[in-house]
């Protein structure tokens, strides 16, 4: 300094242009228990930033920025 990939809840992930952005686990209220654990049911929480195609973008493009990984 180049070349490649990756980025989505606290964390770990799924969504081949059209879902209300899903599911697990954590987390909060409630039941259940003589208190907990487990088990039920309900609840809140996310698409790295900007620009661009598209009627529509988590997706394609693109300039960044943060991580991984080759070369030098």
């Nucleotide at each position: 300094g180049c070349c490649c990939c990756u980025g989505u809840a606290g964390u770990a992930u799924a969504a081949a242009g059209g879902a209300u952005a899903g599911a697990a686990u954590g987390c909060a209220a409630g039941g259940u228990u003589g208190c907990g654990g487990u088990c039920c049911u309900u609840g809140a929480g996310a698409u790295c930033g900007g620009g661009g195609u598209u009627c529509a973008a988590u997706u394609c493009c693109u300039c960044g920025c943060a991580g991984g990984g080759g070369c030098g």
Molecule: transfer RNA
Organism: Candidatus Woesearchaeota archaeon